[in-house]
This is a predicted complex of two RNAs, RNase P RNA and transfer RNA, with 441 nucleotides together. Model confidence (mean pLDDT): 79 of 100. It holds a member of the Rfam family "Bacterial RNase P class A". By type it is a ribozyme.
RNA sequence: GCGGACGGCCGGGCGACCGCGCGCAAGCGAGGAAAGUCCGGACUCCACGAAGCGACGGUGCCGGGUAACGCCCGGCCGGGGCAACCCGAGGGAAAGCGCCACAGAGAACAGACGGCCUUCGCGGGUCGCGCAAGCGGCUCACGCGGGUCACGGUGAAACGGUGCGGUAAGAGCGCACCGCGGGACGGGCAACCGGACCGGCACGGCAAGCCCCACCGGGAGCAAUGUCGAAUAGGGGGUCCAUAUGGGCAGGCUUCGGCCCGGACCCCGGGUAGACAGCUUGAUCCCGUCGGUAACGGCGGGACCAGAUGAAUGGUCGUCCCCCUUUUCGGAGGGGACAGAAUCCGGCUUACAGGCCGUCCGCACCU
RNA sequence: GGUCCCGUAGCUCAACAGGAUAGAGCAGCUGACUUCUAAUCAGCAGGUUGAGGGUUCGAGUCCUUCCGGGAUCG
Repeated sequence: GCGGACGGCCGGGCGACCGCGCGCAAGCGAGGAAAGUCCGGACUCCACGAAGCGACGGUGCCGGGUAACGCCCGGCCGGGGCAACCCGAGGGAAAGCGCCACAGAGAACAGACGGCCUUCGCGGGUCGCGCAAGCGGCUCACGCGGGUCACGGUGAAACGGUGCGGUAAGAGCGCACCGCGGGACGGGCAACCGGACCGGCACGGCAAGCCCCACCGGGAGCAAUGUCGAAUAGGGGGUCCAUAUGGGCAGGCUUCGGCCCGGACCCCGGGUAGACAGCUUGAUCCCGUCGGUAACGGCGGGACCAGAUGAAUGGUCGUCCCCCUUUUCGGAGGGGACAGAAUCCGGCUUACAGGCCGUCCGCACCU
Repeated sequence: GGUCCCGUAGCUCAACAGGAUAGAGCAGCUGACUUCUAAUCAGCAGGUUGAGGGUUCGAGUCCUUCCGGGAUCG
């Protein structure tokens, strides 16, 4: 110098004027994601005697952090990269069930299509022996069986690989090395790592299919929930007035019997609109220090930082910063990402113009 | 603000516990029939299965993250 990896931060600054929300005032007034509502909690109400088992849902290498988590930190294993480093829903397929299309001979305790072989059982030919029945040798693989998975081909996947021996041809059939399985013992809290020795090899893949194992989980959500509470219309009671020849219970009709009914005033209760509480001081933020590799935790000091409810957080001007266009190099014009609180908090995920800082790796060159 | 559901051709729907070239009706286009049109008959085109990523040999289907639409709660 070029290329790359990782971590952190900012998210236009300052001033003036006008305006808005909260607040008596002083004063304060959007975010790193306020977003998606995907996880975990606080809080409130409902249900519930306790424990165990089952159902359903979730999580899933190991250790730690945390109020908790599917989050974070550290490690292990596997994969990628020359490297810095990155990625992984990463328990169990030797409990059981299910699935593995097409192609292919054969797809799960598999398989003989081509090819190879003819040891073995038959068959044909021929030769020998024998009176004959038959027996024996050689030969034929385009005769029937049979043997075989080394080779070809199919597939995502073909039931260990290479070499030597062996065989009729072959094959872990035997042996050596590699792989695989088990594994005394050693290291590590653990995941896991190393491994004497043993075993001819048995055990394909899929659990983001059912399932098994371990652990976790009661339901709902601030429009939760509680307090106060109009007008109008219902409900209950009291007092007074009225009271049937009517209506309803009674929808088949009639009769007898039963119960209920209207108005005025006063009182009580539920409940709607609305108001208030919940509501913002909290697993809070900043600085220092100590412990810890780290996530994080302890201690000390300091700070108070939006609480709206059709819902505030804005506008203009000046100046500086950045980007684009133009230029007679004086300047002029335009623009400033994603987005925007609603009970609160810890995470994750997604969106984001432009810029800053730090650490590390590779290559080239110079000293 | 909270909670829940859905998404396949232009429209309405299919696709068995994952097997492929994703089908059917209507609509559309072309041709035949007819003097012409409709109807009818024959044929054709039309889909990144809302988008991205993952699991698997293989995804419309399983998992996950977004996008869009709808319903409901005082």